[in-house]
RNA sequence: GCCGCCGUGGCUCAGCUGGCAGAGCGGGUGACUUGUAAUCACCAGGUCCCGGGUUCAAAUCCCGGCGGCGGCU
Numbered sequence: 001g002c003c004g005c006c007g008u009g010g011c012u013c014a015g016c017u018g019g020c021a022g023a024g025c026g027g028g029u030g031a032c033u034u035g036u037a038a039u040c041a042c043c044a045g046g047u048c049c050c051g052g053g054u055u056c057a058a059a060u061c062c063c064g065g066c067g068g069c070g071g072c073u
Base pairs, nucleotide, nucleotide: 001072002071003070004069005068006067007066010025011024012023013022019056027043028042029041030040031039049065050064051063052062053061
């Protein structure tokens, strides 16, 4: 240099067939307990990497950029 895959709550990842942004773990509060742990209930937390385009509508499709991983030379 070229090619491919990936980028979504603090972490690991779903969702990518355009139409309400989610799960587990973690965090907070409460219940239970003599107390802790465990368990249960509830709550908070997101510019969906960035910019632009298409569309009534974009995490999802298209273009460009940045970053990570892998392959080829």

Predicted 3D model of a 73-nucleotide RNA (transfer RNA) from Ferroglobus placidus DSM 10642. A source record names the gene tRNA-Thr-TGT-1-1. Rfam family: tRNA. Rfam classes the family as a transfer RNA. The source organism's lineage runs through Archaea, Methanobacteriati, Methanobacteriota, Archaeoglobi and Ferroglobus placidus. The same sequence occurs in records of 2 taxa.